Context: one part of a larger RNA
RNA sequence: GAUGAACGCUGGCGGUAUGCCUAACACAUGCAAGUCGAACGGAAACUUUUUAAGUUUUAGUGGCGGACGGGUGAGUAACGCGUGAGAAUUUGCCUUUAGGAGGGGAACAACAGUUAGAAAUGACUGCUAAUGCCCCAUAUGCUAUUUAUAGUGAAACGGAUUUAUUCGCCUGAAGAGAAGCUCGCGUCUGAUUAGCUAGUUGGUAAGGUAACGGCUUACCAAGGCGACGAUCAGUAGCUGGUUUGAGAGGAUGAUCAGCCACACUGGAACUGAGACACGGUCCAGACUCCUACGGGAGGCAGCAGUGGGGAAUUUUCUGCAAUGGGCGAAAGCCUGACAGAGCAAUACCGCGUGAGGGAUGAAGGCUCGUGGGUCGUAAACCUCUUUUUUCAAGGAGGAAGUUCUGACGUGUACUUGAAGAAUAAGCAUCGGCUAACUCCGUGCCAGCAGCCGCGGUAAGACGGAGGAUGCAAGUGUUAUCC
Numbered sequence: 001g002a003u004g005a006a007c008g009c010u011g012g013c014g015g016u017a018u019g020c021c022u023a024a025c026a027c028a029u030g031c032a033a034g035u036c037g038a039a040c041g042g043a044a045a046c047u048u049u050u051u052a053a054g055u056u057u058u059a060g061u062g063g064c065g066g067a068c069g070g071g072u073g074a075g076u077a078a079c080g081c082g083u084g085a086g087a088a089u090u091u092g093c094c095u096u097u098a099g100g101a102g103g104g105g106a107a108c109a110a111c112a113g114u115u116a117g118a119a120a121u122g123a124c125u126g127c128u129a130a131u132g133c134c135c136c137a138u139a140u141g142c143u144a145u146u147u148a149u150a151g152u153g154a155a156a157c158g159g160a161u162u163u164a165u166u167c168g169c170c171u172g173a174a175g176a177g178a179a180g181c182u183c184g185c186g187u188c189u190g191a192u193u194a195g196c197u198a199g200u201u202g203g204u205a206a207g208g209u210a211a212c213g214g215c216u217u218a219c220c221a222a223g224g225c226g227a228c229g230a231u232c233a234g235u236a237g238c239u240g241g242u243u244u245g246a247g248a249g250g251a252u253g254a255u256c257a258g259c260c261a262c263a264c265u266g267g268a269a270c271u272g273a274g275a276c277a278c279g280g281u282c283c284a285g286a287c288u289c290c291u292a293c294g295g296g297a298g299g300c301a302g303c304a305g306u307g308g309g310g311a312a313u314u315u316u317c318u319g320c321a322a323u324g325g326g327c328g329a330a331a332g333c334c335u336g337a338c339a340g341a342g343c344a345a346u347a348c349c350g351c352g353u354g355a356g357g358g359a360u361g362a363a364g365g366c367u368c369g370u371g372g373g374u375c376g377u378a379a380a381c382c383u384c385u386u387u388u389u390u391c392a393a394g395g396a397g398g399a400a401g402u403u404c405u406g407a408c409g410u411g412u413a414c415u416u417g418a419a420g421a422a423u424a425a426g427c428a429u430c431g432g433c434u435a436a437c438u439c440c441g442u443g444c445c446a447g448c449a450g451c452c453g454c455g456g457u458a459a460g461a462c463g464g465a466g467g468a469u470g471c472a473a474g475u476g477u478u479a480u481c482c
Stems, first nucleotide, its partner, number of pairs: 001481003005478005012351006018344002020309001025307003029304003034064003039061002042058007071262003080187007089179003094175007102136004111126006141152005158167004188234003195225003200222008237259004241252004264285005287298004315341001317340003323337001324335004354384004364375004389419006398408001426471005431452003437466005447454002
């Protein structure tokens, strides 16, 4: 000098930030991912011009999104990260571009009936729609080889209404952005860890993948790494940065940003453009809960909040007004992302606690050589001011977008007026280092102390008082780093 700090004493205001560093310990409760009726058939309610229309709502089928956003740092010494190269790849939505959409079919939810179960959840029979599913045809694609042949292989004339458009559907090409993969270099400590390795290293063939590859398998060869530190053990997310320092360097990796990993513990795949998926599925385990004992339910390292641990870290708040995201043609709905408010002197910055005059140097305290000295222009008193405070009046901008739309904020910031010095000073130190000294008490006691050291009867070092010094809404101590 610095801090995500803590503790003691003290504490007026504002702005901007920050706030479980410990138990990746366990979690009550609420919320955090839905949306589309302009894909579809129903159902219910309502209204009419009442036997047909319309409106609203929606359980279900279907589409898109739940792979983003948000959290945490357990694991990881690794192509994990940083940086620089590369080739054997994929890519929903978006942009550009070239074409296409012919013909047919069978189901399953919902629903109705029966039925099992305490529940969770099912079972059977029957009916039905679609942008759900299937078949045939066609083809710029793909695969083969004889390079002009063969094989393979799509789709929703769907929705909306102004009847002319628009939104969609299928195939190809290019782009953008995204993702996977490979390599060079860099990336902590220990040799009181010296040898390690059998899919191990390479080849051939096959399988597998979006893709290269021992990625996997069979066979063949015996390789591969290592004192330029392999292997083993310990520790650790990495970086931009942060902090210190003149720099070199050291330490560090909170907030913010990029990458990675994880989601009760371990394992696995499904769906999908994308996951081996925090608020999806299955299996096993530990724990908690319900049970009619047959069986079920759960996962805050999301936002609040609770217990526990700890020196220690906040509200079970408001709003989608803004920015952004998902869905939707749109209106809009959802959004604990986010925007804000609340709490905390936790940090930084700013402001204030009055200004000018005022000597009988008042009273009082302390001291004293009893003359005085000092607190001290300090107070009183006089004259001002009103930053701040309280009250009253006015009152934005944040809204982009013609109209409308503001949580913050039942009027904020700000402006004006009124009142009245009014509402506001502490903490540590005073032997030397180190700015600041006397008196009383104590008597190697009580105690102090960062180091040197102080205290045994005149203690400038202990305790109190007066005074002084330093910093100041803070100030000291402790911890850690340079």